Predicted 3D model of a 508-nucleotide part of an RNA (small-subunit ribosomal RNA, 5' domain) from an uncultured bacterium. Rfam family: Bacterial small subunit ribosomal RNA. Gene Ontology terms of the family: ribosome and structural constituent of ribosome. The full RNA is in RNAcentral, with records from ENA and SILVA. Its mean pLDDT, the model's own confidence on a scale to 100, is 83.
Context: one part of a larger RNA
């Protein structure tokens, strides 16, 4: 010089984009932040319609239609989105390769099939513990819950043959025979279900390069290297185990120690290179510590279970609850960092055939000069160079066209009027915008409501008077102040920015 997630003093008129716990992965009241399907099911049965009966003739109670609503069963999500970076020096990441060692719900193609049985259980009811979470037990039902059986070239598996490829351990295609393995219905088009074969998007696993400091860490290592066998996984593989060798890795820095999520990128520099990883994107890890599986295509699961632990709050002392590193908010640390806000209108997402419903994702709005841009705080004229301040050689200079005055103009803000797109879609039609009565456009009446800060000894642009008297202070550095200080203070003039302006940090 830049640079900012910045902070602190003095100041402050709008507007538009954007950023706002760098510290305590400290603790946390409240609310809310994940549900949804009644076209899966048994239930439950409002409203409106009807039919009948009583009679206070417009109310009541009985049957039928009806099917709103949900507590349960089920099914789909609840592994997405959101949040922080504590922890990892690692295939965690970047790249570039390989899986012939793999797995994959919803979606898309293609093919073939949806036959037949049967037994329970939640709700419910009836009895009971319990102060409460909550639970025990008898009976009763029903599905797209759940089990049986029947068929299934194609799936796997065991046996047995051909042909083609591959480094290769086998790998594709084609036969024969054996065992196993499927289904679910709802309903008005339509949505559904089983099998098997590509797809896409996803996940997972290996390997080659790459990017921190420290040798005042020089040696490390026993499942530790590698082999056989088996066991486990989707899948290789000491992942795991029993046996067997005795390896395996280091001055090309191993093993320890320290710090660190990492990357695209940001900042800087002319470039190498240097810091640096806030916001936005991709990946990883983590969810009050630490373990631990279970569901399920997927986790070892933030707002899921189980232990255990440290805190916290209920209690009838016999037991129970609880996890903002989700959006707001609190206390608390702290130079510092916002609303218990509106809406799903749009985008995207879950469920659902739709209508819908949820969605602190998302869109906005609000607060804060924090940072970046733009605007403004008026313009033209105007000299007896007014008063007044400063200065003074007392003669005059400066402040200064500055202001008074005179002519204008009205950005922004103020008021008044009118006023969007963003709506495609959804709806049988009416309608349907949080933002927002915003933005924008007219009108309207006024210079009218809008300038500060820091500096003026040399480096560096900008000087004089007065108080002070090595005092009181200044200072980035050389250095100023001991009686005329352009260096301290305070005033007038001046100079550099300007809604800012300086200090303090950061990089070069």
């Nucleotide at each position: 010089g830049a640079c900012g997630a910045a902070a602190c003093g003095c100041u402050g008129g709008c507007g538009g984009c954007g950023u706002g716990c760098u510290u305590a992965a400290c603790a946390c009241a409240u609310g809310c932040a994940a549900g949804u399907c009644g076209a899966a099911c048994g239930a439950u049965g409002a409203a409106g319609c009807u039919g009948g009966a009583g009679c206070u003739u417009g109310c009541u109670c009985c049957g039928g239609u009806g099917g709103a609503u949900u507590a349960g069963u089920g099914g789909c999500g609840a592994a997405c989105g959101g949040g922080u970076g504590a922890g990892u020096a690692a295939c965690a990441c970047g790249u570039g390769a390989g899986a012939a060692a793999u797995c994959u719900g919803c979606c898309c193609c293609u093919g073939a099939c949806u036959c037949u049985g049967g037994g329970a259980u939640a709700a419910c009811u009836g009895c009971g513990g319990g102060a409460a979470a909550c639970u025990g037990u008898a009976g009763c039902u029903a599905a797209u819950a759940c089990c049986g059986g029947a068929u299934a070239c194609u799936u796997u598996c065991c046996c047995u043959g051909g042909u083609g490829g591959g480094c290769a351990u086998u790998c594709a295609c084609u036969g024969g025979g054996g065992a196993a393995g499927a289904a679910a219905g709802a309903a008005u088009u339509u949505c559904g279900g089983u099998c098997a074969g590509g797809g896409a998007g996803g996940a997972u696993c290996u390997c080659g390069c790459g990017g921190c400091c420290u040798a005042u860490c020089a040696g490390c290592u026993a499942g530790u290297u590698g082999g056989u066998g088996a066991g486990g996984u989707a899948a290789c593989g000491g992942c795991u185990c029993a046996c067997c060798a005795a390896g395996g890795c280091g001055a090309c820095g191993a093993c320890g120690g320290g710090u660190a999520a990492c990357c695209g990128g940001c900042c800087u520099g002319a470039g190498a290179g240097g810091g640096u990883g806030a916001c936005c994107g991709g990946u990883c890890a983590c969810a009050c510590u630490g373990g631990g599986a279970c569901u399920g295509a997927g986790a070892c699961a933030c707002g899921g279970c189980c232990c255990a632990g440290a805190c916290u709050c209920c209690u009838a002392c016999g037991g129970g609850a609880g996890g903002c590193a989700g959006c707001a908010g609190u206390g608390g640390g702290g130079a510092a960092u916002a609303u218990u806000g509106c809406a799903c209108a749009a985008u995207g997402g879950g469920c659902g055939c739709a209508a819908g419903c949820c969605u602190g994702a998302u869109g906005c709005a609000g607060c804060a000069a924090c940072g970046c841009c733009g605007c403004g705080u008026g313009a033209g004229g105007g000299a007896u160079g007014a008063a007044g301040g400063c200065c003074u050689u007392c003669g005059g200079g400066u402040u200064g066209u500055a202001a008074a005055c005179c002519u204008c103009u009205u950005u922004u803000a103020g008021c008044a009027g009118g006023g969007a797109a963003g709506a495609a879609g959804c709806g049988a039609a009416a309608g349907u915008g949080a933002c927002g009565g915003u933005a924008c456009c007219u009108g309207c009446a006024g210079a009218a409501a809008a300038a500060g800060c820091a500096c003026c000894g040399g480096c560096u642009a900008a000087c004089u008077a007065c108080g002070u008297g090595c005092c009181a202070g200044c200072a980035g550095c050389c250095g100023c102040g001991g009686u005329a200080a352009u260096a301290c203070g305070u005033a007038g003039g001046g100079u550099g920015c300007a809604a800012g302006c300086g200090u303090u940090g950061u990089c070069c």